A computed fold for a 400-nucleotide RNA from a Polyangia bacterium, annotated as Bacterial RNase P class A. It matches the Rfam family "Bacterial RNase P class A". Rfam classes the family as a ribozyme. The prediction has a mean pLDDT of 76. The model forms 95% of the base pairs in the Rfam consensus. The RNAcentral record of the sequence draws on ENA.
[in-house]
RNA sequence: CGAGCCGGACAGGUGGUCGCGGCGGUUGCCUUCGGGCGGCCGUCGAGGAAAGUCCGGGCUCCGCAGGGCAGGGUGCUGGCUAACGGCCAGUCGAGGUGACUCGAAGGAAAGUGCAACAGAGAACAGACCGCCCGCCGCCGCAAGGCGUCGGGCACGGGUGAAAAGGUGCGGUAAAAGCGCACCGCCCCCUCGGUGACGAGGGGGGCUGGCAAACCCCACCUGGAGCAAGACCGGUCCGAGAUCGCGAAACCAAUCGCAAGGUUGGCUUCGCCGGCGUGGCCCGCGCCGACACCAGAUCCCGAGUUGGUCGCACGAGCCGUCCGGCAACGGGCGGCCCAGAGGAAUGACCACCACCGGCGGCAACGCCGGAACAGAACCCGGCUUACGGCCGGCUCGAGCG
Numbered sequence: 001c002g003a004g005c006c007g008g009a010c011a012g013g014u015g016g017u018c019g020c021g022g023c024g025g026u027u028g029c030c031u032u033c034g035g036g037c038g039g040c041c042g043u044c045g046a047g048g049a050a051a052g053u054c055c056g057g058g059c060u061c062c063g064c065a066g067g068g069c070a071g072g073g074u075g076c077u078g079g080c081u082a083a084c085g086g087c088c089a090g091u092c093g094a095g096g097u098g099a100c101u102c103g104a105a106g107g108a109a110a111g112u113g114c115a116a117c118a119g120a121g122a123a124c125a126g127a128c129c130g131c132c133c134g135c136c137g138c139c140g141c142a143a144g145g146c147g148u149c150g151g152g153c154a155c156g157g158g159u160g161a162a163a164a165g166g167u168g169c170g171g172u173a174a175a176a177g178c179g180c181a182c183c184g185c186c187c188c189c190u191c192g193g194u195g196a197c198g199a200g201g202g203g204g205g206c207u208g209g210c211a212a213a214c215c216c217c218a219c220c221u222g223g224a225g226c227a228a229g230a231c232c233g234g235u236c237c238g239a240g241a242u243c244g245c246g247a248a249a250c251c252a253a254u255c256g257c258a259a260g261g262u263u264g265g266c267u268u269c270g271c272c273g274g275c276g277u278g279g280c281c282c283g284c285g286c287c288g289a290c291a292c293c294a295g296a297u298c299c300c301g302a303g304u305u306g307g308u309c310g311c312a313c314g315a316g317c318c319g320u321c322c323g324g325c326a327a328c329g330g331g332c333g334g335c336c337c338a339g340a341g342g343a344a345u346g347a348c349c350a351c352c353a354c355c356g357g358c359g360g361c362a363a364c365g366c367c368g369g370a371a372c373a374g375a376a377c378c379c380g381g382c383u384u385a386c387g388g389c390c391g392g393c394u395c396g397a398g399c400g
Base pairs, nucleotide, nucleotide: 001396002395003394004393005392006391007390008389010387012352013351014350015349016348017347018346020045021044022043023042024041025040026039027038028037029036030035047372051383052382054381055380056379057378058377059225060224061223062222071221072220073219074218075217076090077089078088079087080086091105092103093102094101095100106216107215111214112213113210114209128157129156130153131152132151133150134149136147137146138145139144165183166182167181168180169179170178184206185204186203187202188201189200190199191198192197229309230308231307232306238300240298241297242296243295244271245270246269247268248267250265251264252263253262254261255260272288273287274286275285276284277283316335317334318333319332320331321330322329323328354369355368356367357366358365359364
């Protein structure tokens, strides 16, 4: 210098003039006295992805959801975490000369199933081209060649994504794990490691692929979501079903001399209100409707988009120390950091800083540029979009 790999931080700064939203203070006007509309001062006001809404959690409600079935998800090991399909550290495999990167990475001797095209044959396979042996026929002086038939061979060729372990030696008529050595595979043992796994030894001639096909195994998993949900106010304010409580009338049984009582049935009606305590709510107490007392659930119809809360102190941020390879955890100190509701967070000017171009020996001057994109209950991730900057490392070439 060229090509590449990995990581980090940033997302302009200061001042001024206008403008917007939240909060606090102060003040003016109006008011139906509840409040409404402003002025001034102070203070705060988007992101690394606020995005996609793909995972996980907090929170809320639904019959507190323990077990089972169905469904869904995850899938090497150890750790981190509130949790995760995330992260960290490793193992194995794959790619790259390398820095490094990538991996849905459990089970195919539990069962079922699949394999297009090509090919002779696609799983307890297969003679298409071949190789070898034999008989016969023909040709040839002979060696041998050609052809039919019978048999042997999975070694070579060819097809395919994949052809029933690989390389070599022996062996044979030709061959073949047929035998042997090494590599691979399976089983067992020993050692190392928490473990995935690794190293070594012994045994077995050896049992294809696909589970992002069904399936099996292990583990996880209730549903809906802030328009969750709670309270206040307003509009419309009806009908029904079931269960319960109370009252009255009637009927039946029964007790009683009687008045009347008890039990059961049926019909009708009702299931509200006030006061005290106290800052307020819940609650507690008291009272009234002769007396006692209690309403609840569901469904249909009808109505409703007003206000307040939820809702901004949190798995929070910054600094530092300690433990840990790290993810992360812990201690101490400091800080308060948007809360709108058709939805604020903006515009302009000056200077500085950054990048690019031009001019200049230089100091410098002039011109231009600055991406992706914007909260809506909150948080942890993943993915996608995007600008320049800095650091470390690798490979190659050149020079000293």